[in-house]
Context: one part of a larger RNA
RNA sequence: UCAUGGCUAAGGAACUAGGCAAAAUAACCCUGUAACUUCGGGAGAAAGGGUUCUCAUUAGUGAUAAUGAGACGCAGAGAAACGGCCCAGGCGACUGUUUAUCAAAAACACAUGGCUUUGCAAAAUCGAAAGAUGACGUAUAAGGCCUGACACCUGCCCGGUGCUGGAAGGUUAAGAGGAGAUGUUAGGGGUAACCCGAAGCAUUGAAUUGAAGCCCCAGUAAACGGCGGCCGUAACUAUAACGGUCCUAAGGUAGCGAAAUUCCUUGUCGGGUAAGUUCCGACCUGCACGAAUGGUGUAACGAUCUGGGCGCUGUCUCAGCCAUGAGCUCG
Repeated sequence: UCAUGGCUAAGGAACUAGGCAAAAUAACCCUGUAACUUCGGGAGAAAGGGUUCUCAUUAGUGAUAAUGAGACGCAGAGAAACGGCCCAGGCGACUGUUUAUCAAAAACACAUGGCUUUGCAAAAUCGAAAGAUGACGUAUAAGGCCUGACACCUGCCCGGUGCUGGAAGGUUAAGAGGAGAUGUUAGGGGUAACCCGAAGCAUUGAAUUGAAGCCCCAGUAAACGGCGGCCGUAACUAUAACGGUCCUAAGGUAGCGAAAUUCCUUGUCGGGUAAGUUCCGACCUGCACGAAUGGUGUAACGAUCUGGGCGCUGUCUCAGCCAUGAGCUCG
């Protein structure tokens, strides 16, 4: 010096990003126990008191208990074992699960709710197939997707994309079809060069016909998603219930709101502090909340996150001492 452990005057979070770490609490008996609440909880809430030994009385078969009187110590759960507590808010209902080896969480799961597919040789999945899972199940079942207890709710838009249904018309492949064209040449013509050229064969090939799909027509948002702008107006001012106009598929409803979302921003007001970029309650000017990509609440729960308080302390003011061990330095 480092590591581990112990003690510390006065103060008691002044430390620090943050009470990290440490301290404190702690057993049993008795008393007592708030808001809130899903009436179960919250709750060991909180907050108090007692605990040894001797004798007596009472109760009990007894261990023991209660009461009274007395005794000793700084201290009677005399050591060890052995909850710190409270208030407010965010997130997630809960128990659970997870990054084996830097993340345990607000992430995943969950009961609940919804949409959708599937009539059984089911849909879906694995496989080249046989076959298997689904399931020795049968729509109160099974698969997929989303949501995430509970309470109150879940608004408008089908124009785009997707899905479902429709089939009149347009477009449309192979195939079918084979008008025509070309090559070849028996033959014919020509003095010749060469020209014409049936049948057959070969190479092409127009019209016509031809499904789904797409175009098209509807439906569908707890499907993917989306949910406006400008101008004017009230007898102070300000504001605009009201009006005009443009655009749109429709222009954000309820609720919430500087929020895990607010840039400007330490917004403004109030609370808490002597002093508060955090926190709590409001306001609404929502850069850029918003309704199962769920919205708003919510008792209980949480090694969760944020703020405050009591207790407590070597975290600190500010260090000191002791024990054990290790390396280094000096000797």
This is a predicted structure of a 331-nucleotide part of an RNA (large-subunit ribosomal RNA, domain IV) from Cloacimonadaceae bacterium (SeqCode). Its mean pLDDT, the model's own confidence on a scale to 100, is 87.